[in-house]
């Protein structure tokens, strides 16, 4: 400090995640040792056990026990002090509780300090005890008896306290200090010890601490809580308090608080501080420390210096416990410990040795405070698990391209060392203050020795982000996962295992904070199009304001103080062996308080100014509002006339209208609505909006002129007034047009787009409603900041202009913007002040409010859910978007599929198989240029297992092939038989056994090479280097021309280049040259029935080789130019005809079955061999093709004309048989020499004459030929019979543009033959047509649009049906909470108070005073009744919502999305959504 995730890719915008700190933690796994720390966060849930407040005999009487006694000890009670501290916890409190700063002139104060001063008398009682009794216990009565520092009374009274009268000073408003005089009433205890000192007692004064009470000022959320308050606010008096106060009561009075958030809800002790952060700040308050508040729950007072008291007391509830049932006891939120809750959280330990408190005169006694130990890796800190050297780089694991290599790894083993730690043995503290005596910790820390490497490593992760990679397993499975994503047979992401990185006695998980997050923005964001400007306005509060002058000193700024607790914190330093830890100083705690001073700026007062505001005057310009009046056109009704069959209406009809006479057309009457032309990029109005013409009223804004006031200004939260259209109520009006509705089409369906009718609306009064894309999607104001060019209302000037003020528009510099695009009319620069946003959905919703007659308006959440939703732009790509082009793409022609028979291929059925593959164009006469057997891969059946075929290794082996013979269907198995040479034998073949291995037409063309189809021979794909632009891109390659063409020209921020195009290349047209046999014969000879047949010849044709020829090169007319039209000459004319030649690239196209090839699969079988079947199987569909269907033809006869092949296992002449396939025989010929070979259509002659025929030949019978081990299944031919179906073929559909079409033959290739009508070549015979680009199809380019990018086979809505999840509603049903009204009342305090009981004062006494007790009264907790708020929790039934594998109907967005959308709103429909009215353009 920043990364990752939206896109095909950028750039914004904008949420999610993530790296990193920490924690009173759990929890997985895993553990060597010390120190410092910390340890129920949930159930303030209940609590056995034992501990936790007690001490004082020097206050006071009795008792025991020891002693002879003195006397010492101990005990229960009485008095005294402590027991309000210490320790616990956070329930409750949103509040003077807490912080902080002050006040008390409105206060108390035990113990402790300092000072004064006092302690004289005298009295009653009563606990303990004793006696008797009552109870089961707890416990209690009664009667007798004592003491005291408990209890009473008298005295004394300086200063204190009331009271009255005065004086002085001070002061802050009651007043406060200091003092004079008189009245009043008010104290006390005594102990020890033996003359003095401590102790204690009473009254003052003062202090210190504690303590009380008020106060400014800071202290959560919430407004879907907006009004709250009767002791409420204030005042008199009073009464109560330590002490102010409505803190109580009586009375008067009606106030008191509130948008600067009261009232209610809901959370929650608060603070020093902590965690985090650069900071500001956000988050927390657990350990230590300061306050509060509590103490089973609820209420009360008592005691006392202090309390409404944790372990005191009464009383009420609730639970527990005991119990003789009559009545009692109890409160761990003290320390341990227990149940229970939970993920979770310790010993029922030592010790009072220290530090403190209590009590005591002191010894001392008590203290679960404390100090220490236990226990837990809970946390921070330390340290250890060893070091040096060691390469055969050891063995094992792991890996690979495997006889080797790499890695683990200097690691290990070995050698030498060391001894922290642990273990053993000795020694041995400080903590103790004080002359000695006192340590729980503790034989502990710490120090010597010994003995040995010895006792001590895990856990996490390795796809990116995030350091760290390989192998097997596993195959959308099993599982990871914090995001993004992994995982459907090569997974660095999943499991294991080798390796690696990370940290380390820990390691990672998950929770929760902060950061990162400038993503609530004060530092430090935004609002035109991404979420965000209120529909407009007027104006309340508020918030901000022109210039000058003087004053003040709130705000602001310096300086001094005071305070800001201690610990923390920083910084220096010290002490534990370091560290943690702790001790010392210094700073630093940004705050508030008080005081002084400064007067720039803000602010408060004063006094003035004119330039913001505003008046006032002239003047024009306007659909600004309102109301009245009143014209014309159209229209549609209705009367009457002409008039005759159609009008209407659409794409095309059709409902509709008309012979009762429309429609047209004339005349007249009526009615209601809107105002054409002017008319515009114009005007006016705050917005909505405003439109014939003319009347009265009536607002605003403008220019001019500067007289008038003197800051009167801007914004504006609530308020309030306006506000399209639709809609609602009432009362009228209704021509058009028209939601709803009816019919008619269309359509699969058509609750729509068309049509033909039509009812509310629509108009007008009056009252609601308040919303629209109510948009410049731009709040209002005010300044500043280049220009150009139009227009609209003024005004001045030197008037075809220029100035200038107020408005509307375009274009455009700077600048801003994420781009687009704004740009003096800003979205620039900068001030004021409103309103608004914070991810998509859910959701312009619920649920409560307010507002509405309603329909609904307005404020406005949450659960779930997603990881993206957005916004510019860019590249493509698509469009039933444009625009220019092109191609047998359509057109115009010819000839065909499609209908019959067959052939061939396909799907489908069938089958033991009917092998496999190819599947829109671009599979389907394909792969296969040949399936009886082989082929062949498929089925059955027999058979072999180192194999039918390769290479290597051991070992044996003269063994072999052949030949014969048996079995067999064959293959195979099984049997017998040699010969040479040589002493043995190597070598070298061959054979056997065995090992490694072969072998597979098994898988996977979605793992691949290579090869191939396809857009397409379509003109395009591309790169450098500049340059634009944040970028993704872009220019170039766009643009104007041409062109078959990114063909070339010409412009231009481009300049240039490469693949393609084109040309080079093959062949065909011509022509020359050379060459002349096997070809050719023109002239010259010779011969023949006849034939280049012979001499010859070289001319022509021909073969072949090299050459020429064509380039818009001339010419003419056009263009700037390429280049285009015509012509001319030529064999050829504008790439001359055909061919070879396929750019980047798509289809995860096709082929693992041509071949090669990763991986995986089989290995007596998925390999190999052999017989025999299958590929040919047939209800059936379909694709390609032959033959027809006849006379432009069939039949028969006769006669002509190619090219291009191919041949020795072959082509076979002539010849002779056969009606014929074809036999026999045989000549040539390895070919310009010979064969095949006969070319057919064509002419020439007859015939048939319209017929299912002398078409057509399918299909069956019978013979035969050939080839071939073999034609059943399954060959092709040939001859005889036989003679189906077809009369020219729906919808639709194909191929051709010249030597093309169609028509006719001929040849090859494979091949023993052959199912060849395929294929692939030859050549003969030879057409039509093309206006032209509107449609169809398919392509290029350059533009729009896009919500697609898997790219329109795209996206994508909503209903319905499941499934699941959360809400809402809802007859209620039930739980807290929290109120109002009544009833009912316990202790308690106060108050009243006859009868009752009573020791101390008084009094001879009676009896008083005075106390209790009971009574009563107010007031009250708890608790009952009734009705309210609020807030959960359920609920038969319901509504929508969100999600869900490939469900069911359309098809509404997105392109003109095929009816542009969309926004309100009204109506209607299964849904999407349609229509109407109005508005927006996104």
């Nucleotide at each position: 400090a920043g990364a990752g995730u939206u896109u095909g890719a950028u750039c914004c915008u904008g949420g999610c995640u993530c790296a990193g700190g920490a924690c009173u933690a759990a929890c997985g796994c895993u553990g060597g040792c010390g120190g410092c720390g910390u340890g129920c966060c949930u159930a303030a849930c209940a609590c056995a056990u034992g501990c936790a407040a007690g001490u004082c005999g020097a206050a006071c009487g009795g008792g025991g026990u020891a002693g002879c006694a003195a006397u010492a000890c101990c005990c229960a009670g009485u008095g005294g002090c402590a027991g309000a501290c210490g320790g616990g916890u956070g329930a409750g409190u949103a509040a003077c509780g807490c912080g902080u700063a002050g006040a008390u002139a409105a206060u108390g104060u035990g113990c402790c300090c300092u000072c004064u001063u006092g302690c004289g008398g005298g009295g009653a009682a009563u606990a303990c005890c004793g006696u008797u009794c009552c109870g089961a216990a707890a416990g209690g009565a009664a009667c007798g008896u004592u003491a005291a520092u408990a209890c009473c009374u008298c005295a004394u009274a300086a200063a204190g306290c009331c009271g009255u009268c005065g004086a002085a000073g001070g002061g802050c408003a009651u007043c406060c200090u200091u003092u004079g005089a008189c009245g009043g009433g008010c104290a006390a205890a005594c102990u020890g010890a033996u003359u003095c000192a401590g102790g204690g007692c009473g009254a003052g004064a003062g202090g210190a601490g504690c303590a009380a009470u008020c106060u400014g000022c800071g202290u959560a959320c919430u407004a879907u809580c907006a009004g709250c308050u009767a002791g409420u606010u204030g005042g008199u008096g009073a009464g109560g308090u330590a002490a102010u106060g409505g803190c109580u009561c009586a009375c008067c009075a009606a106030g008191g608080c509130u948008a600067c958030g009261a009232c209610g809800a809901u959370u929650a002790g608060c603070u020093g501080g902590u965690c985090u952060g650069a900071g500001a700040g956000g988050a927390u308050g657990g350990u230590c420390a300061g306050c509060c508040a509590c103490a089973u729950u609820g209420g009360a007072a008592c005691u006392g210096a202090g309390a409404u008291a944790c372990u005191g007391u009464c009383c009420a509830g609730a639970c527990u416990c005991c119990u003789a049932c009559g009545g009692g006891a109890g409160g761990c939120u003290g320390c341990a410990g227990u149940c229970g809750a939970g993920a979770a959280u310790c010993u029922u330990g030592g010790g009072c040795a220290a530090u403190g408190c209590a009590c005591g005169a002191a010894a001392g006694u008590g203290u679960g405070a404390c100090c220490c130990a236990g226990c837990g890796a809970c946390g921070c800190c330390g340290c250890g698990u060893g070091g040096a050297g060691g390469a055969u780089g050891a063995a094992g694991g792991c890996c690979c391209u495997c006889u080797g290599g790499g890695u683990u790894g200097u690691a290990a083993a070995c050698u030498c060392c060391u001894u922290u730690u642990a273990c053993g043995g000795g020694a041995g503290a400080a903590g103790a203050a004080u002359c000695a005596a006192u340590g729980a910790c503790g034989g502990u820390a710490u120090c010597c020795c010994g003995u040995g490497a010895a006792u001590a490593a895990g856990c996490c992760a390795c796809g990116g982000c995030u350091a760290a990679c390989u192998a097997c397993g596993u195959g959308c499975c099993a599982g990871c996962a914090g995001c993004c994503g992994c995982g459907g047979u090569a997974a660095u992401a999943c499991g294991u295992a080798g390796g690696u990185g990370g940290c380390a006695a820990g390691c990672g998980u998950u929770g929760u904070c902060c950061g990162g997050a400038u993503u609530u923005a004060c530092u430090g964001g935004g609002c035109g199009u991404a979420a965000a400007g209120g529909g407009u306005g007027u104006g309340u509060a508020g918030g901000c304001g022109g210039a000058a002058u003087u004053u003040u000193a709130a705000g602001u700024a310096g300086a001094a103080a005071g305070u800001g607790a201690a610990a923390g914190g920083u910084u220096g330093g010290a002490g534990c062996u370091c560290a943690a830890c702790u001790c010392c100083a210094a700073c630093a705690c940004u705050g508030c308080u008080c005081c002084c001073u400064a007067u720039a700026c803000u602010g408060g007062g004063u006094u003035u100014c004119u330039u913001g505001a505003g008046u006032c005057u002239c003047g024009g310009a306007g659909a600004g509002g309102a109301a009245g009046a009143u014209g014309g056109a159209a229209c549609g009704a209705c009367a009457c006339g002409u008039g005759u069959a159609g009008c209407g209406g659409u794409g095309a009809a059709a409902u509709g209208c008309g012979u009762u006479g429309a429609u047209a057309u004339g005349u007249g009457u009526c009615g209601g609505a809107a105002c054409a032309c002017c008319a515009a990029u114009g005007g006016c109005g705050a917005a909505g909006g405003c439109a014939g013409u003319c009347u009265u009223c009536u607002g605003g804004a403008c220019g001019g002129g500067u007289a008038c006031u003197g800051a009167c200004g801007c914004u504006g939260a609530g308020a309030c007034a306006c506000g399209a259209a639709a809609g609602c109520c009432a009362a009228g009006g209704g021509a058009g047009c028209g939601a709803a509705c009816a019919g008619g089409a269309u359509u699969a369906g058509a609750u729509a787009c068309c049509c033909u009718g039509g009812u509310a609306g629509u108009c007008u009064u009056g009252g609601c409603c308040c919303u629209a894309a109510a948009c410049u999607a731009u709040g209002u104001u005010c300044a500043c900041u280049a220009g150009g060019u139009g227009u609209c209302g003024g005004g001045g000037g030197u008037u075809u202009c220029c100035c200038u003020c107020g408005g509307u528009g375009c274009c455009g510099c700077a600048g801003c913007u994420a781009a687009c695009g704004c740009a003096u009319u800003a979205a620039g620069u900068g001030a004021a002040c409103c309103g608004c946003c914070u991810g998509g959905g859910g959701a312009c919703u619920a649920c409560g409010g307010c507002c509405g007659c309603a329909a609904g308006g307005u404020u406005g959440a949450a659960a779930c859910u997603c990881a993206a939703a957005g916004g510019a732009a860019u590249u493509g790509g698509c469009g039933g978007g444009g625009g220019c082009c092109c191609g047998c793409a359509c057109a115009a022609g010819c000839g065909g599929u499609g209908g019959a028979g067959c052939a061939u291929g396909u799907g489908g059925c069938u089958u033991a198989a009917u092998u496999c593959g190819a599947u829109g164009c671009a599979a389907c006469g394909c792969g296969a240029a040949g399936a009886a057997c082989c082929u062949u891969a498929c089925c059955a059946g027999g058979g072999c297992u180192u194999g039918a075929c390769a290479u290597g290794g051991a070992u044996c082996u003269g063994c072999a092939a052949g030949c014969u013979c048996g079995u067999g269907a064959a293959a195979g198995c099984g049997a017998g038989u040699c010969g040479c040479u040589u002493u043995c034998g190597a070598a070298g073949g061959u054979g056997a056994u065995u090992c490694a291995c072969a072998g597979g037409u098994g898988g996977u063309g979605c793992a691949u090479g290579g090869c191939u189809g396809u857009c397409g021979u379509c003109a395009g794909c591309u790169c450098g280097u500049g340059u634009u632009g944040u970028g993704a891109a872009a220019u170039g390659u766009u643009g104007g021309g041409u062109u078959a063409a990114g063909u070339c020209c010409c412009g231009c921020a481009a300049c240039g280049a490469g693949c393609g195009c084109a040309a080079c290349c093959c062949u065909c047209a011509u022509u020359g040259u050379c060459u002349g046999u096997u070809g050719c014969c023109a002239g010259c000879g010779a011969g023949u029935a006849a034939u280049g047949u012979c001499g010859g010849g070289a001319a022509c044709u021909c073969g072949g080789a090299c050459a020429a020829a064509a380039c818009u090169g001339c010419c003419u007319c056009u263009g700037u130019a390429a280049g285009g039209a015509g012509g001319a000459g030529g064999a050829a004319g504008g790439u001359g005809g055909g061919g070879a030649u396929g750019a980047c690239g798509u289809c995860a196209a096709g082929u693992c079955a041509u071949c090669a090839u990763g991986c995986c699969c089989c290995u007596u079988a998925c390999g190999c061999c052999c017989u025999g079947g299958g590929c040919u199987g047939c209800a059936c569909a379909c694709a390609u093709g032959c033959u027809a269907c006849a006379a432009u033809g069939g039949c028969u006869g006769g006669u002509a004309c190619a090219a291009a092949g191919a041949g020795c296992u072959g082509c076979u002449a002539a010849c002779u048989c056969g009606c014929g396939a074809g036999a026999g025989u045989a000549c040539g010929c390895u070919a310009a020499u010979c064969u095949c070979a006969a070319a057919a259509a064509g002419c020439c002659a007859g015939u048939c004459u319209c017929a299912g025929u002398u078409c057509g030949g399918a299909u069956u019978g019978g013979g035969g030929u050939c080839u071939g081990c073999a034609a059943c299944u399954c060959g092709a031919c040939c001859c005889c019979a036989u003679g189906a179906a077809g009369u020219c073929g729906g919808a639709a559909u194909c191929g051709c543009u010249a030597g093309u079409a169609a028509a006719c033959g001929c040849c090859g290739g494979u091949c023993a033959g052959c199912a060849a009508u395929a294929c692939g070549g030859c050549g003969u015979u030879g057409a039509a047509u093309a206006c032209g680009u509107u449609c169809c199809c398919g392509g290029u380019c350059c533009u729009u649009g896009c919500a697609c990018a898997c790219a329109c086979c795209g996206c994508c809505c909503g209903u319905c049906a499941c499934g699941c999840c959360a809400c809402g509603a809802a007859a209620g049903u039930u739980g807290g909470u929290u109120u109002u009204a009544c009833c009912c009342g316990a202790a308690a305090c106060c108050g009243c108070c006859g009868c009752g009981c009573u020791a101390a004062c008084c009094g001879c006494a009676a009896g008083g005073a005075a106390g209790c007790a009971a009574g009563c009264g107010u007031c009250u907790a708890a608790g009952g009744u009734a009705g309210g708020g609020c807030c959960g929790a359920u609920g038969a039934u319901u509504g929508g919502g969100a999600c869900g594998a490939a469900g069911u109907c359309g098809u509404a967005a997105c392109a003109a999305g095929g009816u542009a959308g969309c926004c309100g709103u009204a109506u209607c429909g299964g849904a999407a959504g349609g229509u109407g009215c109005g508005g927006c353009u996104g």
Notes:
This is a predicted structure of a 1482-nucleotide RNA (small-subunit ribosomal RNA) from a soil metagenome. The prediction has a mean pLDDT of 84.